[in-house]
RNA sequence: AACGAACGCUGGCGGCAGGCUUAACACAUGCAAGUCGAACGGGAAGGUUCCUUCGGGGACCGGCGAGUGGCGCACGGGUGAGUAACGCGUGGGGAUCUGCCUCGAAGUGGGGAAUAACCGCUGGAAACGGCGGCUAAUACCGCAUACGCCCGGUCUUUAGGGAUCGGGGAAAGCUUUAUGCGCUUCGAGAUGAACCCGCGUCGGAUUAGCUUGUUGGUGAGGUAAGAGCUCACCAAGGCGACUAUCCGUAGCUGGUCUGAGAGGAUGAUCAGCCACACUGGGACUGAGACACGGCCCAGACUCCUACGGGAGGCAGCAGUGGGGAAUAUUGGACAAUGGGCGCAAGCCUGAUCCAGCCAUGCCGCGUGAAUGAAGAAGGCCUUAGGGUUGUAAAGUUCUUUCAGUCGCGAAGAUGAUGACGGUAGCGACAGAAGAAGCCCCGGCUAACUCCGUGCCAGCAGCCGCGGUAAUACGGAGGGGGCAAGCGUUGUUCGGAAUUACUGGGCGUAAAGGGCGCGCAGGCGGUUUCGUCAGUCAGGUGUGAAAUCCCCGGGCUUAACCCGGGAACAGCAUUUGAUACUGCGGAACUAGAGUUCGGGAGAGGGUAGUGGAAUUCCCAGUGUAGAGGUGAAAUUCGUAAAUAUUGGGGAAGAACACCAGUGGCGAAGGCGGCUACCUGGACCGAUACUGACGCUGAAGCGCGAAAGCGUCGGGACAAACAGGAUUAGAUACCCUGGUAGUCCACGCCGUAAACGAUGUGUGCUAGACGUCGGGGGUUUCGCCUUUCGGUGUCGCAGCUAACGCAUUAAGCACACCGCCCGGGGAGUACGGUCGCAAGAUUAAAACUCAAAGGAAUUGACGGGGGCCCGCACAAGCGGUGGAGCAUGUGGUUUAAUUCGACGCAACGCGCAGAACCUUACCGGCCCUUGACAUGGGAAGUCUGGUUACCGGAGACGGUAUCCUUCAGUUCGGCUGGCUUCCACACAGGUGCUGCAUGGCUGUCGUCAGCUCGUGUCGUGAGAUGUUGGGUUAAGUCCCGCAACGAGCGCAACCCCUGCCCGUAGUUGCUAACAGUUCGGCUGAGGACUCUACGGGGACUGCCGGUGAUAAACCGGAGGAAGGUGGGGAUGACGUCAAGUCAUCAUGGCCCUUAUGUCCAGGGCGACACACGUGCUACAAUGGCCGGAACAAAGGGCAGCGAUACCGCGAGGUGGAGCGAAUCCCAAAAAUCCGGUCCAAGUUCGGAUUGCAGUCUGCAACCCGACUGCAUGAAGGUGGAAUCGCUAGUAAUCGUGGGUCAGCCAUACCACGGUGAAUACGUUCCCGGGCCUUGUACACACCGCCCGUCAAGCGAUGGAAGCUGGGGGUACCCGAAGCCGGUGGCCUAACCUUCGGGAGGGAGCCGUCUAAGGUAAACUCAGUGACUGGCGCUAAG
Repeated sequence: AACGAACGCUGGCGGCAGGCUUAACACAUGCAAGUCGAACGGGAAGGUUCCUUCGGGGACCGGCGAGUGGCGCACGGGUGAGUAACGCGUGGGGAUCUGCCUCGAAGUGGGGAAUAACCGCUGGAAACGGCGGCUAAUACCGCAUACGCCCGGUCUUUAGGGAUCGGGGAAAGCUUUAUGCGCUUCGAGAUGAACCCGCGUCGGAUUAGCUUGUUGGUGAGGUAAGAGCUCACCAAGGCGACUAUCCGUAGCUGGUCUGAGAGGAUGAUCAGCCACACUGGGACUGAGACACGGCCCAGACUCCUACGGGAGGCAGCAGUGGGGAAUAUUGGACAAUGGGCGCAAGCCUGAUCCAGCCAUGCCGCGUGAAUGAAGAAGGCCUUAGGGUUGUAAAGUUCUUUCAGUCGCGAAGAUGAUGACGGUAGCGACAGAAGAAGCCCCGGCUAACUCCGUGCCAGCAGCCGCGGUAAUACGGAGGGGGCAAGCGUUGUUCGGAAUUACUGGGCGUAAAGGGCGCGCAGGCGGUUUCGUCAGUCAGGUGUGAAAUCCCCGGGCUUAACCCGGGAACAGCAUUUGAUACUGCGGAACUAGAGUUCGGGAGAGGGUAGUGGAAUUCCCAGUGUAGAGGUGAAAUUCGUAAAUAUUGGGGAAGAACACCAGUGGCGAAGGCGGCUACCUGGACCGAUACUGACGCUGAAGCGCGAAAGCGUCGGGACAAACAGGAUUAGAUACCCUGGUAGUCCACGCCGUAAACGAUGUGUGCUAGACGUCGGGGGUUUCGCCUUUCGGUGUCGCAGCUAACGCAUUAAGCACACCGCCCGGGGAGUACGGUCGCAAGAUUAAAACUCAAAGGAAUUGACGGGGGCCCGCACAAGCGGUGGAGCAUGUGGUUUAAUUCGACGCAACGCGCAGAACCUUACCGGCCCUUGACAUGGGAAGUCUGGUUACCGGAGACGGUAUCCUUCAGUUCGGCUGGCUUCCACACAGGUGCUGCAUGGCUGUCGUCAGCUCGUGUCGUGAGAUGUUGGGUUAAGUCCCGCAACGAGCGCAACCCCUGCCCGUAGUUGCUAACAGUUCGGCUGAGGACUCUACGGGGACUGCCGGUGAUAAACCGGAGGAAGGUGGGGAUGACGUCAAGUCAUCAUGGCCCUUAUGUCCAGGGCGACACACGUGCUACAAUGGCCGGAACAAAGGGCAGCGAUACCGCGAGGUGGAGCGAAUCCCAAAAAUCCGGUCCAAGUUCGGAUUGCAGUCUGCAACCCGACUGCAUGAAGGUGGAAUCGCUAGUAAUCGUGGGUCAGCCAUACCACGGUGAAUACGUUCCCGGGCCUUGUACACACCGCCCGUCAAGCGAUGGAAGCUGGGGGUACCCGAAGCCGGUGGCCUAACCUUCGGGAGGGAGCCGUCUAAGGUAAACUCAGUGACUGGCGCUAAG
């Protein structure tokens, strides 16, 4: 795009068309083929007339039922079952027939015998008959005539023609009396029909051979006619790879649909042909049939029946049942067109013309038009402003097509006749009046929002949507498309160059046969002559009409219809052309081959032969081990092994070095040496043959390894056994060992049989190797050139890219093989081959939305290279064991609130849970609320202290006292406050961190991450950023199709280390003075210090290394040296990392509760498990006494001195200090002296008892501290694991935040003392760069294979069972044609009257449908059981 469509929703009108695609299933009922009285006998009904015994009878007419006869019924109409065929299409052919029709010629004379109707009798239920009698014809039969016609003979130049002779054969009349209608014979025409031929006409080779009337001949029969059409005889042919035979499917065509075309699909309606008429067979009649509405027989089915017999055939028009997704009225009319009959009038006509039903299709029209902003209401959305529906509606003004009502009213009809039809059309009238839906809105694909739902319900053409914010489901609003339709489904073509003729491919995507020889076939060098088959050009015939196209015309337009033209790529015939191809002839040498001479080679076969090694045997020597391995063991060995001997012997197999991208061969493949036999290639040279060539379906041969059969042979060695290894080890290693490897003969016929690249020929830049041969030059090293092989690189070109590139995967030609998504499957079945194994040929069902190639970027690797990091190593100290603290899991609980979960959760949020905090639990209360804003009403115009009562308190009630709110323009002007009411609302630590913002962790302070322009690539992308060096660093240098730039690195900032300047109190004190000896005072700025500003370090200098670079190494100087040390600083990004409980926030949820208040409890539980810590286990120590040296902080609801009290915690008291001034404050380790003496201790301090102190409303759950007493585990910690590279680890104390107090051993800071070690980068972990492989890309925590179990699906095998199909053989054999026929029957003609001629029934025979029997074949269905296959979120 299309449709004979169907289904869903919807539906106003008209025109034109179409309407059982399925059951060629079965059919009730009606109709569909009759007509003619001008062929005939006749004459019912009826009419006229006459007679009448009133019952009826006669005559005439009679458009006529029935009958005889004629013509028609073979047309028209239906259907597509069968048919793969001369059936159809197209073009031809000759051996034919043809009623009615036309033309022409001739004729139409004279006779005869019957018979139906009818009448009578009679059988039968019926259908239908039987017997007897009468009768007519255009019915039937002789006779006459008949050139032509038919048969036979003769002659003849055509043969079934002509001439002639003999024989045979015709007729019908009627009437309205006419130029009437008929009849007979012959010729011709027209029309129709029959037969034959060339070409074309679906699929299957898993159908390869078929055929006996078969093929041909002769003769005969037969037909309208040719012919094996039939028969007899003879011959043995005929068809087939150019697809016979068989199987399946199918009516064919003009055309139709699609397509740019070529094609593909199709064969409804219309038209041509064919076939069929319940199924099968058969003939009759006839011009024509083997006959849709005829006959006979057989069969199935249905109906009637009196059971004896009969009847029937809608694939005609309607209609019914059935089938089906599905297809109409039991209508009108012969008015028109056409058909039959008839002289005609006319009759008949379900052909036809019309009407009815159906949106089935095509076409046309309408459902209103203009105006109309307050942009109404309502709906929907909203950022709450608004937007949108939307000029849409309403309103105002118009119009009236169509439908409606009324009136008029055709054409179609040459004279008459109109079913359609009061139709088309015309006029008038009324009124916007009666008339819009369907699908879609994620992308493809035009059209977006809200709500509901929550991997549910559902959608879906493909991709795919849906798991709480769905433009994808359902609804709504809005929008898009089409429109009386719109969607869906089905089918065909297109897109699909996806079967490629036009117009594809095969190195790696599917695809080159394993290799050769070669029949057929295809293709084929140069010149010339001929021919004209192909080819090309012209003419002629045909190519039906319709359709398509163009022009014109008719319906108001269109669809539709009509006229004309063009076209119909074809076929046939004819004339011509001759380049090319073919064919025939002649010639040529460039292709191919032969000859001669050379050399190369693991080419093949046979026979022989050699040495090394191995194993075995014998002998000698010799003694305890040997073998073997990573280490062992099995094993061998005192029965003498292993080892050893320039010892001896045997056996089999393979041939080191040479040896080489070297050689040879068609491929497989070929390797010691010698001989013989033998194939091919190469080079050089001459002569010869004269296209002898290339390819190659079938076919034939060769064909690694393994395997098979028979006979040998046994060195090695699958299987197997044992020993090891291992978690296991059906392996790798070891010890043995059978097939086999080897030989001979015969099979097999496959391989990643690979260059994954068929063979042959020609052409198209080169460079460098190498093998064989030749030429030239020669200085004998070589150089150069040529032919043939074999390689590497590379241009053009090709390729999807990779790559190929004179050895093509380039450009062409010839021929063969092969491919058409993945799986199923190279499987099943069938065939062929094979001893078997199996090979070969080779599907389908079903299933998936991919499978695949090449390249790219990442990620990954028990890949590689380079390099970092307390990563390992080297060290020091810990953790893991103990007790306790703390966090977590688990458990428990009314609750033990919540979050955090590898690193990167677990002394984390929590810089501090007794109440509070607090979010949890049980309980008591409140409901506009503890808090905010707004409205109304009332009241007061205030806020607080203290006390009492009830209560656990919240809360409720009362009393008392103090003070009388804020702003103010000083005006009771504005506000405020309290209570009450109803509502908006408040409130939520309720959910979602996977809706979010913000903030944070982590990789990682790792050195990376990108961009612009350019260039390269079809593209993803690459380049830059890679490379050579170097660095802590993508730091820098050099190089480079790159040149630059950005975010990161570094630097800029802070602290600290040295110096200087400035400043000098509360800090400092060298000098001076005073002193109560305290920088205390005067004084001083020098010093320390404080805190501001500067300087200083830059690989700057020297040497070496490096590339003369960057840089590195060493050195000098310097307080400091190569980033001086420390901090802050965290690129692009990753982890849906963490946080809705800091805060903010979308959505959802609660609203007398999931909100608020209160007292109590809980967050502190405790069999356990883990993390992080503290204290220890002691003598480098504990204890006692004495003495010393910091830094940085904090302090007014605070730090709190001196003093006094207490053993102590602490108390009393209060100086000083808002702090360089005072206080906390004692630093501790350390040092000195003493003691303890290896012990569960004078170590260790848990636990517990008693008594206290302090904070606080309150220390029971549940605080810290003190004193006395108690004195647990623990003696350095398994596997494992952590931190640290210098002022670091370790160790020692100090301060601070939070805080009433404190469970702080935590965290954040501060200083004191102060080490050890780093060979090095193999390994573990993490990371960076380059490279490589990849089937990974939620990226190795990836992907993914097979078995088993489960469900579902289709399928193979299978003892069998069932059904279909065609064929073969035989039996039986209806009807019927044909043939035969004794007896029987018999109107016309003949007769000598006896009979004959002719005819008929009957009987017999050949053929033969249906049926039966038998053995096979074939195709399906089904089948216990069984085999594999496919599919299926969490086995």
Notes
A computed fold for a 1435-nucleotide RNA from an uncultured forest soil bacterium, annotated as small-subunit ribosomal RNA. The sequence is in RNAcentral, with records from ENA and SILVA. Its mean pLDDT, the model's own confidence on a scale to 100, is 85. Rfam family: Bacterial small subunit ribosomal RNA.